[in-house]
């Protein structure tokens, strides 16, 4: 360098829910809390998924489409990285 995570050590990270705020929502800061993560570190490249303001279409106050918003703890790519060697 590269590869593996059975057993260690250090130590990281923070699901649900609670609270404030942003947000039309999806959903997200920041605090508390810990399912559970060897990348549960960071990128929205690519494909799933969620949501529909705003636009469109339908016609009777609604029904549908739709991403240029979200999601990296939904896969997969692309950087990057502690420790150790069954």
């Nucleotide at each position: 360098c590269g590869u593996a995570g059975a057993a260690a050590a250090a130590g990281g990270c923070a699901a649900a829910g609670c609270c404030c705020c942003c947000g039309a929502a999806a959903g997200g800061c920041g605090g508390c809390g810990a399912c559970g993560c060897a990348a549960a570190g960071c990128u929205a490249c690519u494909g799933g998924u969620c949501u529909a303001a705003g636009g469109g279409a339908c016609a009777u106050c609604g029904u549908c489409c739709u991403a240029c918003g979200a999601u990296c703890g939904c896969a997969g790519g692309g950087c990057u990285a502690c420790c150790u060697g069954a």
This is a predicted structure of an 86-nucleotide RNA (c-di-GMP-I riboswitch aptamer) from a Chromatiales bacterium.
The coordinates come from a structure-prediction model, not an experiment, and the mean pLDDT is 90.
Its Rfam family is "c-di-GMP-I riboswitch aptamer". Its family is annotated with cyclic-di-GMP binding in the Gene Ontology.